The RNA shown here (Bacterial RNase P class A) has 376 nucleotides and comes from a Thermodesulfobacteriota bacterium. Of the family's consensus pairs, 94% are formed in the model. Lineage of the source: Bacteria > Pseudomonadati > Thermodesulfobacteriota. The RNAcentral record of the sequence draws on ENA. A source record names the gene rnpB. It matches the Rfam family "Bacterial RNase P class A". Rfam classes the family as a ribozyme. Rfam describes the family as follows. Ribonuclease P (RNase P) is a ubiquitous endoribonuclease, found in archaea, bacteria and eukarya as well as chloroplasts and mitochondria. Model confidence (mean pLDDT): 78 of 100.
RNA sequence: CAAGUAGGCAAGGUGAUCGCUCCUCCUCUUUCGAGGAGGGGAGGAAAGUCCGAACUCCAGAGGGCAGGGUGGUCGCUAACGGCGACUCGGGGGGACCCGAAGGAAAGUGCCACAGAAAGGAAACCGCCUCCCACCGAACGGGGAGGUAAGGGUGAAAGGGUGAGGUAAGAGCUCACCAGUACCCCGGGUGACCGGGGUAGCUCGGUAAACCCCACCUGGAGCAAGACCAAAUAGGGGAGGAAUAUGGUGGCCCGCCGAAGCCUCCCGGGUAGGUCGCUUGAGCUAUUCAGCAAUGAAUGGCCUAGAUGAAUGAUCACCGCUUCGUGGGGAGCAAUCCCCGUGGAGAACAGAAUUCGGCUUAUUGUCUACAGGAGUC
Repeated sequence: CAAGUAGGCAAGGUGAUCGCUCCUCCUCUUUCGAGGAGGGGAGGAAAGUCCGAACUCCAGAGGGCAGGGUGGUCGCUAACGGCGACUCGGGGGGACCCGAAGGAAAGUGCCACAGAAAGGAAACCGCCUCCCACCGAACGGGGAGGUAAGGGUGAAAGGGUGAGGUAAGAGCUCACCAGUACCCCGGGUGACCGGGGUAGCUCGGUAAACCCCACCUGGAGCAAGACCAAAUAGGGGAGGAAUAUGGUGGCCCGCCGAAGCCUCCCGGGUAGGUCGCUUGAGCUAUUCAGCAAUGAAUGGCCUAGAUGAAUGAUCACCGCUUCGUGGGGAGCAAUCCCCGUGGAGAACAGAAUUCGGCUUAUUGUCUACAGGAGUC
């Protein structure tokens, strides 16, 4: 210097002018409201809404099944599918990174293409033994069996090397190596690691395929939910008036009664309003415990709460990054630093009940580390 790996920090500042929202106080106004003063006003992700909780309502004796989720160990946490440390496996030359990391030796399914055969398998070529010379137009062989050592196919073909053995071969037998299962010893809280012994045991892969094992698991979500409550329409109750109608009756008066009308009252829901709403697993400084995640103690602080939804715009100066240019300095050099000057640039993004995480988007900068290149 270029290109990496891991971690941390910041997300411009000050002033002026014009606005927005919330709170407090004062003045005016019958009220609605208006004006003035002071103060608060987005993020590291406010995002995706993917997990986990608080809170609220609904449901629910208890147990089991089904369904869903999770899956190394030990810790942390209110909880988690999160985090930390470690183990094992994998990737990278390295710093370092990744893992949905129980079981395939319980059962079932699947394993493209190729291949004879894709799993307690398989004979295509080859190798070996035996039989036939029947067969076939001819070149020439044909048939029955044994064989997984060699060839060939494939991502994958039932350990590897050597010796013995055999007709040829084969863990068929033996030695060594690798793996697996079981037993023992040592270390570790544990996953697991190290060592020794026994057994020819060598059993393919796939479980974000069914499945088995262990553990967890009600549903909906602040548009939860609670309260106040208009007009209009409809519901219930009480009272009233008069006539038409109905019943009583042969008819009239009278009496009784439904609907309708008028007045008043009651309750439900809607519009609208209030609460929920921001003091909370809170923020911050120091110290202590712990490798760490995290926890504890003490002191300090209060930091948006809108609801068609505020948190903005313009200008000036300073700061930052970068490019050019002038000057100066350090160094043997590559290169670096300082001062001046002109231009350009400054991302992703926008709270809506609140927290803890994860993931995604994104600008700049610093520190440590690893492997290169250049110069001396």